RNAcentral holds the sequence, with entries from ENA and SILVA. The RNA shown here (small-subunit ribosomal RNA) has 1392 nucleotides and comes from an uncultured bacterium.
[in-house]
RNA sequence: AAUUCGCCCUUAGAGUUUGAUCCUGGCUCAGGAUGAACGUUGGCGGUGUGCCUAAUACAUGCAAGUCGAACGGUGACGAUUUUGUAGCAAUACGAAUGAAAUCAUAGUGGCGAACGGGUGAGUAACGCGUUGGUGAUCUGCCUCGAAGUGUGGAAUAACUUCCCGAAAGGGUAGCUAAUACCGCAUAGUCUCUCAAGGUUUAGAAAAUUGAGAGUAAAGGAUUUAUUCGCUUCGAGAGGAGCCUGCGUCCCAUUAGCUUGUUGGCGGGGUAAUGGCCCACCAAGGCUACGACGGGUAGGUGGUCUGAGAGGAUGGUCACCCACACUGGGACUGAGACACUGCCCAGACUCCUACGGGAGGCUGCAGUCGAGAAUCUUCCGCAAUGGGCGCAAGCCUGACGGAGCAAUGCCGCGUGAGGGAUGAAGGCCUUCGGGUUGUAAACCUCUGUCACCUGGGACGAAAUCAAUGACGGUACCAGGAAAGGAAGCCACGGCUAACCACGUGCCAGCAGCCGCGGUAACACGUGGGUGGCGAGCGUUAUUCGGAUUUACUGGGCGUAAAGGGUCCGCAGGGGGCCUGCCACGCCCGCCGUGAAAUUUCAGGGCUCAACCCUGAACGUGCGGCGGGUACGGGCGGGCUGGAGUGCAGGAUGGGCAGACGGAAUUCCAGGUGUAACGGUGGAAUGCGUAGAUAUCUGGAAGAACACCGAUGGCGAAGGCGGUCUGCUGGCCUGCAACUGACCCUCAGGGACGAGAGCGUGGGGAUCAAACAGGAUUAGAUACCCUGGUAGUCCACGCCGUAAACGUUGUGUGCCAGAUGUGGGCAGGUUCGGCCCUGUCCGUGUCCAAGCUAACGCGAUUAGCACACCGCCUGGGGAGUACGGCCGCAAGGCUAAAACUCAAAGGAAUUGACGGGGGCCCGCACAAGCGGUGGAGCAUGUUGCUUAAUUCGAUGCAACGCGAAGAACCUUACCCAGGUUUGACAUGCGGGCGACCGCGGCUGAAAGGCCGCCUCCCCUCGGGGCGCCCGCACAGAUGCUGCAUGGCUGUCGUCAGCUCGUGCCGUGAGGUGUUCGGUUAAGUCCGGCAACGAGCGCAACCCGUGCCGCCAGUUACCAUCAAGUAGUGUUGGGGACUCUGGCGGGACUGCCCGUGUCAAGCGGGAGGAAGGCGCGGAUGAUGUCAAGUCCGUAUGGCUCUUACACCUGGGGGUGCAAACGUGCUACAAUGGCAGGCACAGUGGGCAGCGACGCCGCGAGGCCGAGCAAACCCUUAAAACCUGCCCCAGUUCGGAUUGCAGCCUGCAACUCGGCUGCAUGAAGUCGGAAUCGCUAGUAAAGGGACAUCAGCUACGGUCCCUUGAAUAAGUUCCCGGGCCUUGUACACACCGCCC
Repeated sequence: AAUUCGCCCUUAGAGUUUGAUCCUGGCUCAGGAUGAACGUUGGCGGUGUGCCUAAUACAUGCAAGUCGAACGGUGACGAUUUUGUAGCAAUACGAAUGAAAUCAUAGUGGCGAACGGGUGAGUAACGCGUUGGUGAUCUGCCUCGAAGUGUGGAAUAACUUCCCGAAAGGGUAGCUAAUACCGCAUAGUCUCUCAAGGUUUAGAAAAUUGAGAGUAAAGGAUUUAUUCGCUUCGAGAGGAGCCUGCGUCCCAUUAGCUUGUUGGCGGGGUAAUGGCCCACCAAGGCUACGACGGGUAGGUGGUCUGAGAGGAUGGUCACCCACACUGGGACUGAGACACUGCCCAGACUCCUACGGGAGGCUGCAGUCGAGAAUCUUCCGCAAUGGGCGCAAGCCUGACGGAGCAAUGCCGCGUGAGGGAUGAAGGCCUUCGGGUUGUAAACCUCUGUCACCUGGGACGAAAUCAAUGACGGUACCAGGAAAGGAAGCCACGGCUAACCACGUGCCAGCAGCCGCGGUAACACGUGGGUGGCGAGCGUUAUUCGGAUUUACUGGGCGUAAAGGGUCCGCAGGGGGCCUGCCACGCCCGCCGUGAAAUUUCAGGGCUCAACCCUGAACGUGCGGCGGGUACGGGCGGGCUGGAGUGCAGGAUGGGCAGACGGAAUUCCAGGUGUAACGGUGGAAUGCGUAGAUAUCUGGAAGAACACCGAUGGCGAAGGCGGUCUGCUGGCCUGCAACUGACCCUCAGGGACGAGAGCGUGGGGAUCAAACAGGAUUAGAUACCCUGGUAGUCCACGCCGUAAACGUUGUGUGCCAGAUGUGGGCAGGUUCGGCCCUGUCCGUGUCCAAGCUAACGCGAUUAGCACACCGCCUGGGGAGUACGGCCGCAAGGCUAAAACUCAAAGGAAUUGACGGGGGCCCGCACAAGCGGUGGAGCAUGUUGCUUAAUUCGAUGCAACGCGAAGAACCUUACCCAGGUUUGACAUGCGGGCGACCGCGGCUGAAAGGCCGCCUCCCCUCGGGGCGCCCGCACAGAUGCUGCAUGGCUGUCGUCAGCUCGUGCCGUGAGGUGUUCGGUUAAGUCCGGCAACGAGCGCAACCCGUGCCGCCAGUUACCAUCAAGUAGUGUUGGGGACUCUGGCGGGACUGCCCGUGUCAAGCGGGAGGAAGGCGCGGAUGAUGUCAAGUCCGUAUGGCUCUUACACCUGGGGGUGCAAACGUGCUACAAUGGCAGGCACAGUGGGCAGCGACGCCGCGAGGCCGAGCAAACCCUUAAAACCUGCCCCAGUUCGGAUUGCAGCCUGCAACUCGGCUGCAUGAAGUCGGAAUCGCUAGUAAAGGGACAUCAGCUACGGUCCCUUGAAUAAGUUCCCGGGCCUUGUACACACCGCCC
């Protein structure tokens, strides 16, 4: 210092089901942890930790000894004495003896070896934890206290002798000692027996007193002071045994277990209680609060996680237990049933002379093996502790240390400051640059760690001396040098971090969702970035997130989930008043809850990890005292819950019996004749042997029309003709009686539709199976004709269901409105009726509230209480196995492997429907004309080819790109050539023009050669052109699924949206729906909407009527002139016309209708009437629609070639098929002749008149015209004539000959003309297209492209000019509303 109370603090989510949403629900991720392992990398130190698997097997060494102060020996040392040899002697070498002291120690003896150390196999147990008990116990060594230690004796190891054995070992005989063993003595407060005693107890016990009996001992050392022992008793401390309340995993697919079992009496045994053991007696004991059985497991303090409650775990450290090769047993001892003791059995290993023996690492090291995986055969007893000893001391793989391993935690370092030209290199790039990056280089410093040298501990605890394994270690000082020291993972989202290249559903990634099929931030590599850092990732396991087992803290109408229904034992819960108790409950105090750990405070290692000291915590258990509201117990009372009684009431409630009519079928008979029956239509079937129909009579069985209801009754299943009998429950009124008698209910019991089963009846109808007929591609079906079980009855089984209100039972409380069934009371009336109130039942609509929403809403899914049942992702599966039940069918109970990332609920927006409603459109219908058949033209497919370039492909490709393929075009093929290029820009070098002309060669392009030929200038050069070189050009090469732009289509359909507000948790809705109306989301009315935008309409153009203005080359009424004749001329501005400006049409007016509306119908007037007609104009979006070959453009690819030039060829090829057209098949026609009437538009490398030539195409000439001139005579029509129904006087294909025109050139491969030739075709199968008025149909004309033309195509123009519909059943397409949906790539779906 840490204290207490309060405050504070403490609780995180994300991805993934859908087109989107909310909910339910699973899966997955982010965090922490580890005795870890693997991959990769690796500098230092401190401190922990380290066989989790095979309690498999073990070589070798060590891990428990010590005491000579218990004992007898033995050995060493050796004084003394004797003696031998040699020598004269000294002496030398021996032999014997062997005192004292010292040292050593095999044996006897004592103590220890029961501790310490290891492991977790067994054990679900009083094993462990915690609390108590022992009045049922023991305790060596240690401490304290009391007393004692006298006197004798007999042996035995060692040793000696002999013997057996390979060995281990054993035996015989003999000698000897003790603190070894045995007598006797003595002793008590000890033990036992008896008696007294009296306290406390559940109970025999104790203190105390008396009597009797019994049991002890060992000595050693010595400095003679003592000291170490020994015996008996008492006490203590520590230790141990036994008992006990409570706690302690999973399976009920383990439900019954037990004979020493449960208890008793008496014994035995133990330190001690006890069936612990035994004899006898009794028949008990345990169990749903889970016995017995099975599986798994040492337990705890603690550890990890978690906000907590919990969950998981029990390695290291500590406590307890168990085990020691496996199983059993006892001995010794204070203590063992004994890890390194004994005996027996077994397996294994070893030795052997084959007779027999030896062994036990789950001690420390170490080995093999197993395994993903776990260390040195180290040093030391210096410290701490243990054993023995008086002690010295000895022993100690306990322990203290070191070693190995990044195995964990903690600390440190790999440098610091300055340094921009932002170096080089790398990567990217929009080519400008950016980034790596102050990073480096370079400069100035520093010296931690490592390294070298020197010094050098604490740990040692003594009064002195001595004593350190670690260790010359920590630490200190000095020295040198930036020198020796960085990696790993990730970068699509979750989740911090992005680019390039390679690859091309391959290779690969992946925790979940998911990436990869040519532009991959997801694979691989590089650069960059992020994260952590001597580590980093991965794998495994565990807690968390997961409120996803919900005690804290969930649910069950539709998501998983209410038992089919009721009765009811156990269990759970329980009304009002009151007394007592104090079991729960509450308060205070005491004991305990080991230490370590965790938390807090303080302290020690430089810090930290680590360690030390203290405090707190330990939510528990026990004891004592107190409280009595609540729960509980015991007692007394009450009436509201519940029940009884009395009086009424309704009823398809149940059971049994009897009776009734209609219908059906069958039988008999009559009448009667050809059909009946059945279906979408038929057929099978029945019928001339007489059916169906009809009449009469009879038989049989089953079901009960109308009443009948949204109504009644029942617990549910369920119950319906009438009457009778028996019987159950319910409701109302009264308030007499009982006095909590109640609610719920696991197990259990009863009931329980239909189908089915058994036995016996019955059998009319209907009708599984079955048969036949139809339908159909088939039809084991739907339809039809038949038809057996069954349907019915009795008895007995079964026990299920969408047994549903998909909603358990009971009780109380919480707004209303309205209908209906059964009662009662009051009011009113003569009465029916009616009104009001109330109780029970059954419905509808709603408030609050609840709900994910839908919805529920006094009959609750609201607010609460009580009890039961059930759920925990989808599939596998309500299945398998087991058990129980059943005659069987089957029922009840009920998993796992494996597999998926979902499965689901409600609601939303779309889309779709052989759903509904309303409405449009040449959609159908009504019409007219075509296509499909023929010939030809043209496009496409296919085939062919050197090439037949490419694209377009349902509508919405196919006379399309292409408004012009003989060359060119041209992109294709063959051949010949070119390489800075046919074209653009820049730079460097060289040359000198360019242009033009000529020659040779060649198919041309090209190649080679020759001639001619510049400007400016500051004199450097520049302009221009050519050549060479470098950058670059070029590509109709690829990707329209990388794009822009443009276009098609739904569709000129009426729709598509927004702001604000409102509604909804939300997706979203409202507005935009509704009632009318419209061509129209056009307008009107209403409305939680009010407004607005893009669309519609209008504004624009053309056309139709009128007016004004103007008037040329157009026009010509009037005037004049002129001509054979003509607006020919003067003139005119009236008309036509031209082209500019205006007017006009707005449902404005009238009638009717409609909501006094919008509008609609009709009418008037008007050139035109309700959008006048035509055009242009195409909303949000859809189709990855079309186009990279119009152009643009990202990326990729080619670069003497995929570029460019040239000649020729091809795109025009032809068994076949399709689309679009033209011409026809003829008389509404063809041919011949005659003769009228247009409007667009074009024109100078052009249109080209007149005239002439030619049968004609055309030619010659060339006026006029940038335009009322020319192209330019329109044709059909009309008039006249011929043809006379035929393959023709129709039709014109095809072919021959002769020509014309364009063009460098008409062979492949142009158009046109003349003559000749004269094919198919006689109106077209299935099918299919266009068109609603100046439209269809028919007729011709002009123009674009273009030298010419394949044009019969395209775009426009005028001429002639109809028919039909006024409807919406159907086909197709579309719009709005609504409904269902398991679809959303959206029915070309989904799915079995």
Its mean pLDDT, the model's own confidence on a scale to 100, is 85.